This is a predicted structure of a 349-nucleotide part of an RNA (small-subunit ribosomal RNA, central domain) from a metagenome.
The full RNA is in RNAcentral, with records from SILVA.
The prediction has a mean pLDDT of 86.
[in-house]
Context: one part of a larger RNA
RNA sequence: CUGGGCUUAAAGCGUGCGUAGGCGGCCUGCAAAGUUGGGUGUGAAAUCCCUUGGCUCAACCAAGGAAUUGCGCCCAAAACUAGUGGGCUCGAGGGAGAUAGAGGUAAGCGGAACGGAUGGUGGAGCGGUGAAAUGUGUUGAUAUCAUCUGGAACACCGGUGGCGAAAGCGGCUUACUGGGUCUUUUCUGACGCUGAGGCACGAAAGCUAGGGUAGCGAACGGGAUUAGAUACCCCGGUAGUCCUAGCCGCAAACGAUGAGCACUAGGUCGAGGAACUUCCACAGUUUCCCGGCCGUAGCGAAAGUGUUAAGUGCUCCGCCUGGGGAGUAUGGUCGCAAGGCUGAAACUC
Repeated sequence: CUGGGCUUAAAGCGUGCGUAGGCGGCCUGCAAAGUUGGGUGUGAAAUCCCUUGGCUCAACCAAGGAAUUGCGCCCAAAACUAGUGGGCUCGAGGGAGAUAGAGGUAAGCGGAACGGAUGGUGGAGCGGUGAAAUGUGUUGAUAUCAUCUGGAACACCGGUGGCGAAAGCGGCUUACUGGGUCUUUUCUGACGCUGAGGCACGAAAGCUAGGGUAGCGAACGGGAUUAGAUACCCCGGUAGUCCUAGCCGCAAACGAUGAGCACUAGGUCGAGGAACUUCCACAGUUUCCCGGCCGUAGCGAAAGUGUUAAGUGCUCCGCCUGGGGAGUAUGGUCGCAAGGCUGAAACUC
């Protein structure tokens, strides 16, 4: 001088693509920027250190040496890093052949349920609750049958099942379209990883304009309950929920766990693909990918985690630094607004 952390204590950006930057596989040649060795110049003196000497000793003083870990130049080395040339295939990607899937967008279609309209039957209640009432009904309700119409959501299958970067995605069909997995050794030959800024996507709610509105339903009205009841329960009900175009950009956006690569006991369940045994099927074995459960070592404050790591290492990014004040004030910036992003201090414990 370096040094700690981020599942739950403060702390992983909601997610991806990607610019700069950082980091980067194997073999080999060149050159020699970094690097290493040697030489040389310089690195003032004093101080510090060592060895002597002089003041009676010491402090102090004098002489010599060492040190001055630095920088310049010259010579040399070529392992590593960087550069440059050539080559390679295991990383990465392409091709070919298969394959699973609620991945996305658009269009069309379907049945159940529900509300409404018209008509038939029928004739006194219905509805609702803990109990009631508001409500609704002889202008014929509720119930039931037939026809028509409307909007929204897709029962069963359905599954610690599947797909997607995340948000998320579930009736059926068609068109267009993204990604994954497996086999092959067929091609390119390091083309890779991460990613400050940047860009894109981003549930619900909310906003703007236009449509639509069956059910549900903030606000609101009424009935109850209650000491009160701005609630829970009941009867209604507007925005909204739905569609189109645009905005917003936040969530306990959670696995509260960033991405990539490598390595490190096992057992078990589910799904997809391929190969082998088998005539096929079933079944079994092995390999790869995905999703769970248990668990060894290890890790951990513990709970737990444990090849899907929170283990062992490497690379890159983001973030944390006592509680409150405060995600506030101020400035900047984005937004139509709501508000978002960035983001203190005094003071106080």